Predicted 3D model of a 122-nucleotide RNA (SAM riboswitch aptamer (S box leader)) from Salipaludibacillus aurantiacus. It was read from a public genome assembly, where an Rfam model found it.

[in-house]
RNA sequence: CUCUUAUCCCGAGUAGGCGGAGGGACAGGCCCGACGAAGCCCAGCAACCAUCACCAUACCUUACAAGGUGAACGGUGCUAACCUGCAAGGCGUAUGAAUGAUUAUGUCUUGGCCGAUAAGAG
Numbered sequence: 001c002u003c004u005u006a007u008c009c010c011g012a013g014u015a016g017g018c019g020g021a022g023g024g025a026c027a028g029g030c031c032c033g034a035c036g037a038a039g040c041c042c043a044g045c046a047a048c049c050a051u052c053a054c055c056a057u058a059c060c061u062u063a064c065a066a067g068g069u070g071a072a073c074g075g076u077g078c079u080a081a082c083c084u085g086c087a088a089g090g091c092g093u094a095u096g097a098a099u100g101a102u103u104a105u106g107u108c109u110u111g112g113c114c115g116a117u118a119a120g121a122g
């Protein structure tokens, strides 16, 4: 870097330390920030992987693997809040016209794209 699977609900610093101007993936909005951004440390959240404990258990001589619950010392991750992006459909407004065509736009639903994280493979 590519592919596969799962998740993107909830949760976690309103007074921690260093730092010193950016940040919220991208684009457009809209926001956050000297009442202190990014980053690092600490603390915390969570439970993907690993580990441990317990429960259950087809098959079975036994064991392993597969399931569930819990713990949180390890490997990661996360700790402002959002909207839109492409397609289809529903409803509404304006335009327009004469019974429903055109164009623009708002909103809702579904799917997708993009992106993020974990585990595995190449």
Stems, first nucleotide, its partner, number of pairs: 001122008013042001016041003022032003026085004043079003048075002051071005086111009